[in-house]
RNA sequence: CCUGGCUCAGGAUGAACGCUAGCUACAGGCUUAACACAUGCAAGUCGAGGGGCAGCAUGAUCGUAGCUUGCUAUCCCAGAGGCCUACCCCGGCACGCGUGAGAAGCACGUAUACCACCUGUGGUCUACUCUUGGGCAGCCUUCUGAAAGGAUGAGAAUUCUGGGAUGUGAUCUUGAUAUCACGUGUCCGCAUGAUUAUAGGUAUUUUCCGGUAAACGAUGGGGAUGCGUCCCAUUAGAUAGUAGGCGGGGUAACGGCCCACCUAGUCGACGAUGGAUAGGGGUUCUGAGAGGAAGGUCCCCCACAUUGGAACUGAGACACGGUCCAAACUCCUACGGGAGGCAGCAGUGAGGAAUAUUGGUCAAUGGGCGAUGGCCUGAACCAGCCAAGUAGCGUGAAGGAUGACUGCCCUAUGGGUUGUAAACUGCUUUUAUAGAGGAAUAAAGUCAGCCACGCGUGCCCGUUUGCAUGUACUCUAUGAAUAAGGAUCGGCUAACUCCGUGCCAGCAGCCGCGGUAAUACGGAGGAUCCGAGCGUUAUCCGGAUUUAUUGGGUUUAAAGGGAGCGUAGAUGGAAGAUUAAGUCAGUUGUGAAAUGUUGCUGCUCAACCUCUGCAUUGCAGUUGAUACUGGAUGUCUUGAGUGCACAUGAGGCAGGCGGAAUUCGUGGUGUAGCGGUGAAAUGCUUAGAUAUCACGAAGAACUCCGAUUGCGAAGGCAGCUCGCUAAGCUGCAACUGACGUUGAGGCUCGAAAGCGUGGGUAUCAAACAGGAUUAGAUACCCUGGUAGUCCACGCGGUAAACGAUGAAUACUCGCUGUUGGCGAUAUACGUCCAGCGGCCAAGCGAAAGCAUUAAGCAUUCCACCUGGGGAGUACGCCGGCAACGGUGAAACUCAAAGGAAUUGACGGGGGCCCGCACAAGCGGAGGAACAUGUGGUUUAAUUCGAUGAUACGCGAGGAACCUUACCCGGGCUUAAAUUGCAGUCGAAGGAUCCGGAGACAAUUCAGCUAUCAAUAGCGUGUGUGAAGGUGCUGCAUGGUUGUCGUCAGCUCGUGCCGUGAGGUGUCGGCUUAAGUGCCAUAACGAGCGCAACCCCUGUCCUCAGUUACUAUCAGGUCAAGCUGAGCACUCUGACAAGACUGCCAUCGUAAGAUGUGAGGAAGGUGGGGAUGACGUCAAAUCAGCACGGCCCUUACGUCCGGGGCUACACACGUGUUACAAUGGCGGGUACAGAGAGCCGCUAGCACGCGAAUGGAAUCCAAUCCCUAAAACCCCUCUCAGUUCGGACUGGAGUCUGCAACCCGACUCCACGAAGCUGGAUUCGCUAGUAAUCGCGCAUCAGCCAUGGCGCGGUGAAUACGUUCCCGGGCCUUGUACACACCGCCCG
Repeated sequence: CCUGGCUCAGGAUGAACGCUAGCUACAGGCUUAACACAUGCAAGUCGAGGGGCAGCAUGAUCGUAGCUUGCUAUCCCAGAGGCCUACCCCGGCACGCGUGAGAAGCACGUAUACCACCUGUGGUCUACUCUUGGGCAGCCUUCUGAAAGGAUGAGAAUUCUGGGAUGUGAUCUUGAUAUCACGUGUCCGCAUGAUUAUAGGUAUUUUCCGGUAAACGAUGGGGAUGCGUCCCAUUAGAUAGUAGGCGGGGUAACGGCCCACCUAGUCGACGAUGGAUAGGGGUUCUGAGAGGAAGGUCCCCCACAUUGGAACUGAGACACGGUCCAAACUCCUACGGGAGGCAGCAGUGAGGAAUAUUGGUCAAUGGGCGAUGGCCUGAACCAGCCAAGUAGCGUGAAGGAUGACUGCCCUAUGGGUUGUAAACUGCUUUUAUAGAGGAAUAAAGUCAGCCACGCGUGCCCGUUUGCAUGUACUCUAUGAAUAAGGAUCGGCUAACUCCGUGCCAGCAGCCGCGGUAAUACGGAGGAUCCGAGCGUUAUCCGGAUUUAUUGGGUUUAAAGGGAGCGUAGAUGGAAGAUUAAGUCAGUUGUGAAAUGUUGCUGCUCAACCUCUGCAUUGCAGUUGAUACUGGAUGUCUUGAGUGCACAUGAGGCAGGCGGAAUUCGUGGUGUAGCGGUGAAAUGCUUAGAUAUCACGAAGAACUCCGAUUGCGAAGGCAGCUCGCUAAGCUGCAACUGACGUUGAGGCUCGAAAGCGUGGGUAUCAAACAGGAUUAGAUACCCUGGUAGUCCACGCGGUAAACGAUGAAUACUCGCUGUUGGCGAUAUACGUCCAGCGGCCAAGCGAAAGCAUUAAGCAUUCCACCUGGGGAGUACGCCGGCAACGGUGAAACUCAAAGGAAUUGACGGGGGCCCGCACAAGCGGAGGAACAUGUGGUUUAAUUCGAUGAUACGCGAGGAACCUUACCCGGGCUUAAAUUGCAGUCGAAGGAUCCGGAGACAAUUCAGCUAUCAAUAGCGUGUGUGAAGGUGCUGCAUGGUUGUCGUCAGCUCGUGCCGUGAGGUGUCGGCUUAAGUGCCAUAACGAGCGCAACCCCUGUCCUCAGUUACUAUCAGGUCAAGCUGAGCACUCUGACAAGACUGCCAUCGUAAGAUGUGAGGAAGGUGGGGAUGACGUCAAAUCAGCACGGCCCUUACGUCCGGGGCUACACACGUGUUACAAUGGCGGGUACAGAGAGCCGCUAGCACGCGAAUGGAAUCCAAUCCCUAAAACCCCUCUCAGUUCGGACUGGAGUCUGCAACCCGACUCCACGAAGCUGGAUUCGCUAGUAAUCGCGCAUCAGCCAUGGCGCGGUGAAUACGUUCCCGGGCCUUGUACACACCGCCCG
C1' cells in the first nucleotide's frame, strides 16, 4: 500500500431495566405456559302461536274483621283481558368476541373458469293457502334416587304425524323439431305419463303480519385450474387406491371421494420422497434503489376452542359459552354415581425481564327477537391504571458589571472561572389554585295534537331521550408565584482540570486504561449533548460493493477441477422469405378498505381525523408493430470436418540386437594390508584380500551427440533396428454444408510410493544391525542389509499432478534468437504459417510483475472462493483386499490471520576496508607477603552511593576528635544558622567561682552606647510569618559525566522517481587517517561532524636584556659570573618565518601513490594536547549544587560525650615489595626537569647511631631555600631460603596534636615468615614508546600515599601479513525480528 474480518456513529420497537418526573391530546398495553382457573357477567327474544295461573297487578262476586256504613284490610273462588318465572312451538344461538396450537398446503395472494354446484332472512314476480283422524311437554297425580335425574296417568297449538282433494309449476320418463357451441354436450319452448304442498294470528270488516310451491336477480358459500410462497442432497429415489379406464355408490355438486373389475402405470436433479421450521396477505421497519428483515395493534382470509374422535339438528356447523364416546385434570358424593371446560370481558394463581379495572352505559354506531312500546348485547362507546410511544405546552421573559462580596474549584498567588448568573428594577400569567358561566355529540324515533288526501302515508307543532359531564371551552381574581433532570467529557465523538487510589479498587462498544504526578477508575469544579425525559440492554435493517442482478473475485492475499473424451444443459457464422412465443406500443378489466403520497378541511396548533386525486411498479383479455432473440423453412461457405501431396519428431505398443560399467564365479601373478572418514571404528584379509591378467555368469541402466532442442491432452518420453499405430504443421482448394464452442453428472488416462498373484534380483536401498558423533543421537557420517527398485497381469487414484495462471474465439506497438515448413530473383531476403524462448510500448496490477504463448480489451461455457484456528478433522454415505480416497460440518475460541513492497537490526550469508584486534616482540597480572577497594559474614553501628564492557587505590586530592551522614547515652523545641513585623527588658562586653563526661545549668561584680530630641544600633527573652531534613523518588527533572568513539558518520532545502512507506543526493570506479578528494551521475547545493583555526614542543630572523648568561676587556677569591663591564652566545618571552606533494623521476584521465630522490631543523596529519556530530544504554548522580511532587515537625530537625565507618572462617579487583649475581652490601663520584615556600621552605653551625632537637642567615622568590636516583669507579658476597627477601613480633624512642587504647607516621636495636619466576586464563605497549630510575605537587596539624596528578634521567625489541578471535565502517543478500537474535517461536 493492499486483501480481509471484527467494532462504532443512523433509524426502528407491543419492549424491559436504572435514575428522574409538571400538564394536555391521540394511539397502545401477556411477545413467556394453546398453563390451570375461584367469582360475576358475555344470547337471548316473542303472550298479536299454544297450554297454564305459582307470584304480582287488575276486575267481579261471596265470606270474615274493623268501624267513620261505604270504605279499608284479609281469605276463598273465577277469568285471561295486564305483567309474567318455568314448559311446548317459530326464529336466533354458524353473527359478534378470542387465540395462532396445528398446517409447507389450492392454506394464502393474484388471475381465470363452473357447459359439475347450493344459498335462511331481505328484493322483484307467479300460483295456492280445501278437508279429516291420531300422538307428545309442562303444571298436576303416584312411584323412585344422596344428587343430577328417571318412570306412570290425563292433556294443547303456527308442533309432529296418517288419509283424501287441487298441481300454475317443480322433479323424473318417453318423443320430435329448432338454435347455439371447438366439444362429451347445453339452454329455451312443446307434447305424453308418473310423483309432489301449506298454518294460522291480531285488529276490524278493510287490511296487515304470516304459511306452501316455483322463477329471476342479489348476497353469502362450495369445489376446480395457471402462476407465486422458507431451510436441508450428510434426505435420491418415492408410490398398490398408488396412476388411468369401464360400471356403480355417495354428495348441493365434479372427482379413487368410496367400491367391483381391467391395464401398469404415475412423480422425481426445473429437486420427488423424507426431515426441520412456520398461520398467509394487505402492510410495517430499514435502504439512494435493488433488496433485507418482520407479520403486534387495524382490515381480509384460514385454522382452532382442555386433548382425540364422531355424527345430530339446520339454509348454513361436524358447532368457543350444543350433543355423544374416549383420555387427562379439577370439583360434589350417602361410594351406588354425577358435574365442569375464560385462546369472550374483568379478575386469580403460575411462568417470566415484562404487559392494566373483578369500572360506567346501551346515549350514539351496529347485532338478535318482536306488529309496536320494548328487552338483551363485557360487540361497541366511555371512564380508570401505565412516560410504554407520537405530538403539543410549560417550568418565565426584558433590563442589569465595580464583571459585587462570600462560597465551591483552579492558580505562575498577579489572578482566573462559576457569570448577566445573582442581587436589584419595572413587566407578563400559558399552566397551577379559587370563583362564575357553559356547549356540540340528537341525525332520528317514541308519545300527544292538528292539517291534507288515496286513510295509512306525508307535513307542521309541542313533548321526551346524554354514560362520558358541569367535561371541553370562555371569563374573572391573586401572584414568578406550583413545576429539571439524565448521560457523557482518551481516540472514533461535541466537551478538561484538581484531588483520592496505586495492575488494588475498578472501567471497557472496539482499540485499550490502572504498577505514586491517571483529561480513561472514584469524587469535585467546569464543560458538552439531549430535555419530561435521559441512559443501558435485547432485536431488525443500514453502513457491509462483507454473497456483488444493479455491484466482487480466483499467478503470489481465500479461490482453476491432475488431464482428456463426451451426455443433459447453456451458447452459437452469412444472406433471404415466413411466424409472432419473447420484446415494444395502444386499449379494457382487475389490483377491497385502511396504509403511502398530493391538495383541501375539522379539533386553538401539531400528532390525529374527514374528503379528494395519484400511486399500488402486478395479473389477465384484446388490437397492432417486427429491428433483435426464438420456432418452423429452403439456400451459402469464411467456422468445423473430409480428401490429395510433402517433410518432421526421445509420440505410443510389441519383437530382436549391442557395447561399456558394476557385482559375482573360476584360474593365474602377487604380498600385507585393504576399505572408510573431519578424525576414526565396525567391516574384508596369511583359509592369501585389495591390486592386476584371462575366461565365464547375471540383472539393470543407456556415456558422447544433448541444446531456453523436439514430441505428447496431462502424467510423461532418450542405445540401435524391424513391424504395427496415432497426431499436429505446411501446400492445394476437390467434397460435406454450421456438422461449432463449453460441458453438471458420466467414462477413460493418470508420477512416485503402496497392495495382490507369479517371476526376476546386478546395483542402489526404507525397516533392521553394528561402528562413530553427541549431554543424549531412535538423526546427519561409515560398514552391512531385507522389502522395494525390474517384468507380466490386476488394484489403488493421489503429488509444490506448478506456468501455483481452466477451455475456446476475435482484436491490440515493436526488436531479437531458435525449431519445422513455405514463397522467391534461392547461404542473403520476407507485412507468410505453425511452435519454443528473451527484452520491451500502450494497457493492466496492491505491488512484485504480465505484456500477440497477457495477468491487456471483449464474448461464451464450466470449476472454485467469502476472517484465522478448530479441520480437510468428526459423524453419515459412496469407493477400495487393505493402506486409504471422495464428499464434508458444528460446538468452542481469537481480533486479527494474510499478500507485496520500505527502513532498520540481525545471520555459525557474501564482498571490500580499518583498529596493539590477531600475528611478531618486550614487560606484567593469575602463585607469595603486605597495602588498598569490593562482595560476603559479623555487629548496637559496621552511614550512603557506584555493580559486564562503561563498579571494585571509584565519589574520598587525606575517617584518631571534628569530618560523619551511622550506633548508644545525655540535652533543646521559633530551635545550631538566615530573616520581616509587633511587644519586653537594658546593656553590650568583660570578669569570678561551683556542679557536670560535655552540651549545659547556676552564682557574683558592674547596670547600655550614639544623639539636643525623635530615633537608630547592639544584646536578652516572647508572639507571629516564616525554618530545618545527607528523609523518598536519577523511572518526574535541570546541570554535569561515562560509553559506543576521535568511529566517519548524521541530516536538510529545492528538484526528480514511487499510489505510499520511502528513495535519489550519501550509490558506482579510483583514492584517503577521514562522506578526504577526483571521475562518473536526476540530481544541484547546503548544514552538524573530518580537516584547519588554538596551546605545548622541534629550527630560525627581529626586538627586549634582570634575578638568567659570560665570548672579549678589567678587577678579584682557597674556590666560585664573585665584581665592573657587555647583550655576542645559552636562556627567558613577544612578534614574524618555515612544510604546500611546492620541485624532480616513474605510474595514473584526475585525485593521488611510489622513490632508504634532492633541498631542509622538520616530509607527506612532524610529535603531543585541547576539541567528542545525530544519537544509544529510562547508563550514573535528588549524598556536590539546583529543583517538581510526597513524607517528618518535643523529630526523619538540632547540640554534646563515647563508639563505629579500621570488625574477619572466606572470595575477587587494583597495586607495592620480592624471589636475586644484568644482583645485594659498603665506599667514592657526575648529570635534570617541573614545581612548592611566611602559622612557610629552611641554608650554614652544634648535638644525637637515628627519627629529631637547639640556636640561627637569606627568601613573599629566574635572586634565598627544598632536590636527584639509576648510571660510572673501587671493594666484598659466589648460588645458599643466602650478606636474597623483608612480613610478623619484642624492647627503646622521636614528632604532630586537647587527645595516638580502639586507630597515626617515623627512628634505633633485636626477631627474620611466605617466597627459588607462578595452572587454566588474561592485561599493556609500535619510539624518545615499552621497560627501568628517581624528583615534585595537591589534600594536609599529623598521616595509614605503595594511591592520584605531573617532571625529567637511562633507553630497547618487533610488525611476514589480514586466514582466524574481538570491535567498528560501507555495499549486497535472506528474514515469520522492530523491546529489533539477550529477538521470535515449537513441543

RNAcentral holds the sequence, with entries from ENA, Greengenes and SILVA. This is a predicted structure of a 1387-nucleotide RNA (small-subunit ribosomal RNA) from an uncultured bacterium. Rfam family: Bacterial small subunit ribosomal RNA. Rfam links the family to the GO terms ribosome and structural constituent of ribosome. Model confidence (mean pLDDT): 82 of 100.